[in-house]
Molecule: transfer RNA
Organism: Planctomycetota bacterium
RNA sequence: GCCGGAGUGGCGGAAUUGGCAGACGCACAGCUUUCAAAAAGCUGCGAGGCAACUCGUGCGGGUUCAAGUCCCGCCUCCGGCACCA
Numbered sequence: 001g002c003c004g005g006a007g008u009g010g011c012g013g014a015a016u017u018g019g020c021a022g023a024c025g026c027a028c029a030g031c032u033u034u035c036a037a038a039a040a041g042c043u044g045c046g047a048g049g050c051a052a053c054u055c056g057u058g059c060g061g062g063u064u065c066a067a068g069u070c071c072c073g074c075c076u077c078c079g080g081c082a083c084c085a
Stems, first nucleotide, its partner, number of pairs: 001081007010026003019065001028044005046055003058074005
């Protein structure tokens, strides 16, 4: 250099053929229970915001009513091939 695969919350990991992003689990927080803790149960848990709502799938663009998914360029990682004077 060429070809292929991957990148999603704090972590793991989903999302049919383009149709409510993060299901589910872990971690964490609050509450209940306890003398106290552990265990168990309930609720919450991407970011901003009191809320309404807005934004968010590596980065920048594009297509579309609608994009994690499709198209173009780029970055990083993994595998293969080539080069190796």